[in-house]
RNA sequence: GCCCUCAUAGUUCAAUGGAUAGAACAUCGGUUUCCGGAACCGACAAUGUGGGUUCAACUCCCACUGGGGGCA
Numbered sequence: 001g002c003c004c005u006c007a008u009a010g011u012u013c014a015a016u017g018g019a020u021a022g023a024a025c026a027u028c029g030g031u032u033u034c035c036g037g038a039a040c041c042g043a044c045a046a047u048g049u050g051g052g053u054u055c056a057a058c059u060c061c062c063a064c065u066g067g068g069g070g071c072a
Base pairs, nucleotide, nucleotide: 001071002070003069004068005067006066007065010025011024012023013022018055027043028042029041030040031039048064049063050062051061052060
């Protein structure tokens, strides 16, 4: 230098171009308990950045940034 691949919640992962972007764990609150833990109920929290296509984009296209891999 070229090519491939990945980027969604604090973490690990889902999501045919169309429902209010979901789940588990974690955190916080509640019930329970003498107190904790466990269990149950609830809450908080996310699409890397900038453009484009489309009635509609996490999803498709382009560039950039970052991680991983391959070639030279």
Description:
Transfer RNA from a Candidatus Woesebacteria bacterium, 72 nucleotides, folded computationally. The sequence is in RNAcentral, with records from ENA. Rfam family: tRNA. Its family is annotated with triplet codon-amino acid adaptor activity in the Gene Ontology. Rfam classes the family as a transfer RNA. The prediction has a mean pLDDT of 82.